Predicted 3D model of a 76-nucleotide RNA (transfer RNA) from candidate division Hyd24-12 bacterium UBA5074.
The coordinates come from a structure-prediction model, not an experiment, and the mean pLDDT is 81.
It matches the Rfam family "tRNA". Its family is annotated with triplet codon-amino acid adaptor activity in the Gene Ontology. It is annotated as a transfer RNA.
This record gives sequence, C1' cells and structure tokens, in this order.
RNA sequence: GCCGGCGUAGCUCAGUCGGCAGAGCAGCGCACUCGUAAUGCGCAGGUCAUCGGUUCGAUUCCGAUCGCCGGCUCCA
Repeated sequence: GCCGGCGUAGCUCAGUCGGCAGAGCAGCGCACUCGUAAUGCGCAGGUCAUCGGUUCGAUUCCGAUCGCCGGCUCCA
C1' cells in the first nucleotide's frame, strides 16, 4: 500500500422489507434473611465511532475519515 471483518449502555453482545434502541452481567434502591456476595421486584444508564449524502424519516442504504483485528504484497 491492497483486501476483508468489526466499532451499539461501564463490560460482553443482540438488533433486516429504513418507522419511538434491547438483553445478560455490573451499578443504585427496596423487599426477603439470623446474616449474605444468594433470591425477588424496581430504577438509572445511549451523540448507535466521526463527518457528509440519499430519504418524509437512517443504528440500518451510499461515500469519506478515524480506531481495532486478520490476511496479502513491497522495501530494508
């Protein structure tokens, strides 16, 4: 340099005819308990990597950029 994959909650990850963003764990509160890290109920938590384009409407489609991972190639 080229090709491919990935980027969504604190962490690990879902999310397809484009139409109000989700789960588990973690956190906080309450209940339960002799007690608890266990169990139950509830709450909070998001510029969907960034910028632009298409569209009535974009996490989703298109382009560029940034970052991570893998492969290939060149030079030394």